Context: one part of a larger RNA
RNA sequence: CGUAGGAAAUUUGAGGAGAUCUGUUCUUAGUACGAGAGGACCGGAAUGGACGUACCUAUGGUGUACCGGUUAUCACGCCAGUGGUAUAUGCCGGGUAGCUAUGUACGGAAUAGAUAACCGCUGAAAGCAUCUAAGCGGGAAACUAACUCCAAGAUGAGAUUUCCUCUUCCGUAAGGAAGUAAGACCCCUUGUAGAUCACAAGGUUGAUAGGCCAGGAGUGUAAGUGCAGCAAUGUAUUCAGCUGACUGGUACUAAUCGGUCGAUCUCUUGAUA
Numbered sequence: 001c002g003u004a005g006g007a008a009a010u011u012u013g014a015g016g017a018g019a020u021c022u023g024u025u026c027u028u029a030g031u032a033c034g035a036g037a038g039g040a041c042c043g044g045a046a047u048g049g050a051c052g053u054a055c056c057u058a059u060g061g062u063g064u065a066c067c068g069g070u071u072a073u074c075a076c077g078c079c080a081g082u083g084g085u086a087u088a089u090g091c092c093g094g095g096u097a098g099c100u101a102u103g104u105a106c107g108g109a110a111u112a113g114a115u116a117a118c119c120g121c122u123g124a125a126a127g128c129a130u131c132u133a134a135g136c137g138g139g140a141a142a143c144u145a146a147c148u149c150c151a152a153g154a155u156g157a158g159a160u161u162u163c164c165u166c167u168u169c170c171g172u173a174a175g176g177a178a179g180u181a182a183g184a185c186c187c188c189u190u191g192u193a194g195a196u197c198a199c200a201a202g203g204u205u206g207a208u209a210g211g212c213c214a215g216g217a218g219u220g221u222a223a224g225u226g227c228a229g230c231a232a233u234g235u236a237u238u239c240a241g242c243u244g245a246c247u248g249g250u251a252c253u254a255a256u257c258g259g260u261c262g263a264u265c266u267c268u269u270g271a272u273a
Base pairs, nucleotide, nucleotide: 001153005164006163007162008161009160010159011158015150016149017148018147021049022048023047024046025045026044027043033038051107052106053105054104055103059101060100061099062098066094067093068092069091070090071086072085073084074083075082076081111145112144113143118138119137120136121135166179167178168177169176170175183261184260185259186258187203188202189201190200191199208254209253210252211250212249213248214247215246217243218242219241224237225236226235227234228233
């Protein structure tokens, strides 16, 4: 821009894409078969491999400043206590959320149709024979459906429901312009989304983000002081202190005030509807 008014939702599916794998064991059954050795079809069940999709409850990984330990050195006047640097964490031990696999869950199926090679029935040409010439069956991981996803720019532009369908000006008319309606956007707070855009949650009639409160979770018993010890240190206060992303609450702060865009032909009726 189109989809012959303007919108908001919910959809149909022409068409397209993906997937389509397979082992072993048990049973049927040591049965059929076979002199024996050996040893099934068909059917039923269990458990794997590789591949794929989703997810983070659990198992692990990461988790660059969440907690702790620690070396050297510098600073805060000194002690104590802290902070900086040693990587773009100094090093080390842990670790929430998120992300993640080696982890967890699930998938390939079943079924139907029409068939391939092939196997048949009936059956002439050709008194026989013949699956074929007329006719009728069976038959594969391949094909068409079925499963998952996209999908009306499918210009063949579909369907359903709901909302708004007004005013003014120019023009003979066609048409044009302006203001509005439903609605949308700009703008702002953001994340389940994300390169941007888009999408999604919100914008005071508000829990959207931050802060604060409470909890969870992590770390592992803070500082100060008392006591014991010559001291290093230990111990009590104290399962303390501190705490990014998690959960719930709470308008304290910020989503202010605003701006922009955005509707029409035909038919019916005396007329309005």